[in-house]
Context: one part of a larger RNA
Molecule: small-subunit ribosomal RNA, central domain
Organism: Patescibacteria group bacterium UBA1400
RNA sequence: CUGGGCGUAAAGAGUAUCGUAGGCUGAUUAGCAAGUCUUAGCUUAAAUACCAAGGCUUAACUUUGGAAAAGAUUGAGAUACUGCUAGUCUAGAACUAGGUAAGGGGUGCUGGAAUUCCUGGUGGAGGGGUGAAAUCCGUUGAUAUCAGGAAGAACACCGAGGGCGAAGGCAAGCAUCUAGGCCUUAGUUGACGCUGAGGAACGAAAGCUAGGGGAGCGAAAGGGAUUAGAGACCCCUGUAGUCCUAGCUGUAAACUAUCCCUACUAGUUACUCCUUUUUUAGGAGUGACGUAAGCUAACGCGUUAAGUAGGGCGCCUGGGGAGUACGGCCGCAAGGCUAAAACUC
Numbered sequence: 001c002u003g004g005g006c007g008u009a010a011a012g013a014g015u016a017u018c019g020u021a022g023g024c025u026g027a028u029u030a031g032c033a034a035g036u037c038u039u040a041g042c043u044u045a046a047a048u049a050c051c052a053a054g055g056c057u058u059a060a061c062u063u064u065g066g067a068a069a070a071g072a073u074u075g076a077g078a079u080a081c082u083g084c085u086a087g088u089c090u091a092g093a094a095c096u097a098g099g100u101a102a103g104g105g106g107u108g109c110u111g112g113a114a115u116u117c118c119u120g121g122u123g124g125a126g127g128g129g130u131g132a133a134a135u136c137c138g139u140u141g142a143u144a145u146c147a148g149g150a151a152g153a154a155c156a157c158c159g160a161g162g163g164c165g166a167a168g169g170c171a172a173g174c175a176u177c178u179a180g181g182c183c184u185u186a187g188u189u190g191a192c193g194c195u196g197a198g199g200a201a202c203g204a205a206a207g208c209u210a211g212g213g214g215a216g217c218g219a220a221a222g223g224g225a226u227u228a229g230a231g232a233c234c235c236c237u238g239u240a241g242u243c244c245u246a247g248c249u250g251u252a253a254a255c256u257a258u259c260c261c262u263a264c265u266a267g268u269u270a271c272u273c274c275u276u277u278u279u280u281a282g283g284a285g286u287g288a289c290g291u292a293a294g295c296u297a298a299c300g301c302g303u304u305a306a307g308u309a310g311g312g313c314g315c316c317u318g319g320g321g322a323g324u325a326c327g328g329c330c331g332c333a334a335g336g337c338u339a340a341a342a343c344u345c
Stems, first nucleotide, its partner, number of pairs: 003317004007299002012313001014202002017200002022195003026089007034082002036078006043071002050066006092192001093189005098183003104178007111155001115151008126137002163170002207248006216242002221237004259312006267289009294301002318345003327338004
């Protein structure tokens, strides 16, 4: 390589997102005959290899004869399948019409609770913190309490095994702009589909650049404890950061550690949304259970498959060295992507 695999052993790319090339692709009719199949010619030197017979006493060896397989090419034919051309269809797909649910996204406005700070009143010795303390705050009046004001961040209850989104993720309320899903019955187009190397877009947190903002929390740092020590866990402070705007970064146990699409294969039960005769039932989705069958090394999976099949892509090939070096591309940097070998077990 072939093969065998990818939930947990190595292996599904962060993305059920968009999409180029490519691969694959519904029903039916006619034609063509490229693939495919049949047949004939020619060719693929001899030797070797295979079969038969012969010659050295046998064998190895060798002589003679024969035949095949497979390929290229040139004709003749077949037309089921694939392909191409032309036409038709509606089961896939899409669109229109009518509904519907939602923390989907952007922008703006508004709200209450809490926290901290400031001002004033009451009050007068503690407060805070811990396993226990101390650092710390407080007679220049703290903590507590009342009134007023300011600021920033996050939105209790509702709230759920619940909803939406491709994923990351999304939660106070209202308005507005906007994307997608699902259902219903009609209609329209008529295979317009699936996947998708490269590519594009999005992508938590942390981090970076510039400008704002800064209540709380809080890497670093300082102090107090603990301890043999304590660079920690605990406590008191506290800078960056966390927040906003504009850009960059492009990584995560980015996990369901489970790629996408299609079809088929017992059920029971719960929930969400739509339709409905409002009892049943149908569709879409989210869960639990399950030796139905089946699969799995086992655990377990089991109509939301890890079952049975088909199409497409990605990835793996003993451990360490190493997701490293070198080179290239990207980045302001941090670093990211691609990605070895020697050596060793």